[in-house]
RNA sequence: ACUCGAAAAGGCAAACCCAUGCGAAAGCUGGGGGCGCAAAGCCACGGAUCUAACUCUAGGCGAUAUGAUGGCCGGGCUGCCGAAG
Repeated sequence: ACUCGAAAAGGCAAACCCAUGCGAAAGCUGGGGGCGCAAAGCCACGGAUCUAACUCUAGGCGAUAUGAUGGCCGGGCUGCCGAAG
């Protein structure tokens, strides 16, 4: 240095609950909680999924991302510790 994930320290935080928080919604944020995570750190670039305020429509249905998910997959950038090889 690489592979890898033993140990220890530290980190993150699913479901669920609360908000006299945000949002049209999906969802997000804060507090509690802890299923899990070695990138569960960062980036919506490709795919996937969710939503549909706006737009399309005479209207409804429906369609549409510019909205959302990085704890869905791929890709890019960065990174703690060090048993073993």

The RNA shown here (c-di-GMP-I-GGC riboswitch aptamer) has 85 nucleotides and comes from a Bacillota bacterium. The sequence was found by an Rfam model in a public genome assembly. Its Rfam family is "c-di-GMP-I-GGC riboswitch aptamer". Gene Ontology term of the family: cyclic-di-GMP binding.